Predicted 3D model of a 73-nucleotide RNA (transfer RNA) from a Candidatus Woesebacteria bacterium.
Model confidence (mean pLDDT): 82 of 100.
RNA sequence: GGCUGGGUAGCUCAGUGGUUAGAGCGGUCGUCUCAUAAGCGACAGGUCGGGAGUUCGAUCCUCCCCCCCGCCA
Numbered sequence: 001g002g003c004u005g006g007g008u009a010g011c012u013c014a015g016u017g018g019u020u021a022g023a024g025c026g027g028u029c030g031u032c033u034c035a036u037a038a039g040c041g042a043c044a045g046g047u048c049g050g051g052a053g054u055u056c057g058a059u060c061c062u063c064c065c066c067c068c069c070g071c072c073a
Base pairs, nucleotide, nucleotide: 001072002071003070005068006067007066010025011024012023013022018056027043028042029041030040031039049065050064051063052062053061
C1' cells in the first nucleotide's frame, strides 16, 4: 500500500430506516442478615468513533477521515 471484519454504557457485546437505544457484569441506594456475601428490587450511567450526503426520518444506507484485529504484498 491492497482486501476483509469491527468501533454502541466503566467492561463484554446485542440491535433495527421510525417506537423509549438494550442485555450481562460492574457502580449507587434499598431489602434480607447478628454481620458479610449471595439473592431480590430500584436508580444512575450513552455526542451509537468524527464529518458530509441520501431520506419526511439515519445507530442502521452511501462517501471521506481516524483507530483496532486479521490476511496479502
Its Rfam family is "tRNA". Gene Ontology term of the family: triplet codon-amino acid adaptor activity. Rfam's curators write: Transfer RNA (tRNA) molecules are approximately 80 nucleotides in length.